[in-house]
RNA sequence: UGAGUUGGCCGGGUGAUCGCGGCUGACAUCGCAAGAUGUCGGUCGAGGAAAGUCGGGGCUCCGUAGGACACCGUGCUGGCUAACGGCCAGUCGGGGUGACUCGCAGGAAAGUGCCACAGAGAACAGACCGCCGAUGGGCCGGGCAACCGGCCACAGGUAAGGGUGAAACGGUGCGGUAAGAGCGCACCAGCGUUUGAGGCGACUCAGACGGCUAGGUAAACCCCACGGGGAGCAAGAUCAAGCGUGAGAGAUGGGCGGUUCGUCCCGUCCUCUUCGGAGGACGUCUCUCCAGGUAGGUCGCUCAGAUGGAUGAUCACUGAACGGAUGCUGGCAACAGUGCCGGGAACAGAACCCCGCUUACAGGCCAACUCACCCC
Numbered sequence: 001u002g003a004g005u006u007g008g009c010c011g012g013g014u015g016a017u018c019g020c021g022g023c024u025g026a027c028a029u030c031g032c033a034a035g036a037u038g039u040c041g042g043u044c045g046a047g048g049a050a051a052g053u054c055g056g057g058g059c060u061c062c063g064u065a066g067g068a069c070a071c072c073g074u075g076c077u078g079g080c081u082a083a084c085g086g087c088c089a090g091u092c093g094g095g096g097u098g099a100c101u102c103g104c105a106g107g108a109a110a111g112u113g114c115c116a117c118a119g120a121g122a123a124c125a126g127a128c129c130g131c132c133g134a135u136g137g138g139c140c141g142g143g144c145a146a147c148c149g150g151c152c153a154c155a156g157g158u159a160a161g162g163g164u165g166a167a168a169c170g171g172u173g174c175g176g177u178a179a180g181a182g183c184g185c186a187c188c189a190g191c192g193u194u195u196g197a198g199g200c201g202a203c204u205c206a207g208a209c210g211g212c213u214a215g216g217u218a219a220a221c222c223c224c225a226c227g228g229g230g231a232g233c234a235a236g237a238u239c240a241a242g243c244g245u246g247a248g249a250g251a252u253g254g255g256c257g258g259u260u261c262g263u264c265c266c267g268u269c270c271u272c273u274u275c276g277g278a279g280g281a282c283g284u285c286u287c288u289c290c291a292g293g294u295a296g297g298u299c300g301c302u303c304a305g306a307u308g309g310a311u312g313a314u315c316a317c318u319g320a321a322c323g324g325a326u327g328c329u330g331g332c333a334a335c336a337g338u339g340c341c342g343g344g345a346a347c348a349g350a351a352c353c354c355c356g357c358u359u360a361c362a363g364g365c366c367a368a369c370u371c372a373c374c375c376c
Base pairs, nucleotide, nucleotide: 001372002371003370004369005368006367007366008365009364010363012318013317014316015315016314017313018312020045021044022043023042024041025040026039027038028037029036030035047347051358052357054356055355056354057353058352059232060231061230062229071228072227073226074225075224076090077089078088079087080086091105092103093102094101095100106223107222111221112220113217114216115215128162129161130158131157132156135155136154137152138151139150140149141148142147170188171187172186173185174184175183189213191210192209193208194207195206196205197204198203236299237298238297239296246289247288248287249286250285251284252283253266254265255264256262257261267282268281269280270279271278272277322342323341324340327338328337329336330335
């Protein structure tokens, strides 16, 4: 100098005018008051993600004697935390030359299931091509015979080689064999058991023994460990109109005509009756009261705090990135610095609160570290 990695920070600024919401002071008007409205002031008024509403907690209501099963979630280890699927530090595995980064990372040797297509065969496997001819069989030849030799590949043997597949039941070599094969051996890989050492632990290192070898899938059932009651601020609490229900008291027939009256017309049921009628209930009206509770108000609710949702607009100055031409300075040059003209700021707007995660984001700054090249 260039290219990167990780972490953190900023996210246009200042002023004026007008406007909006909360709180508040003075004054005016209304009101008995509480308070309401208005005018003039003061003061406060979005974010790193306010977003997605994904995880967790507080808080609230429902339910509630306790426990288990079912169901759901989490899943390497240790720690932090109120808690979490979060964070920190590590282990193992993958990626990168490296700084570093990514991982839904328990168990497949407890059991059950599944493994498309292709392929002969897909899990205590399999004989399609190939290889073999030991054994049985058939044929031919020889031999007195026992038997010997040759051919066939029917039975059969064989997992070396080919072929299919994501995957074919360790790899290489030597021996061995009819041909082969962990059948035997050496080395290597992997697994299990075990010993020692280190670590809290996941795990790591070293050794011994074993059998030769054990496929994948648990985001299939399942097993193991841990955790989980449900709904959510439109939760919920409180005050409480109007209408209606209930209780009580009082008044009262209704209609029609008329206007304070009537030679008019007409209800249901019960009781009494001197049979003329009288009283009561239903009904109608007024008032009072109780309970629940709707509208609505208040609280929940917050030093932003709405409950139809404020946080804005205009102007002036300034202004990062970026673009253009090219003056000056430095340099061999690329280019850098400075000056000139233009340009004019990303994603995005709280709604009970908090801790996280995820996603979006123009551009800039800082720190640590890595790699490459050059100079001293």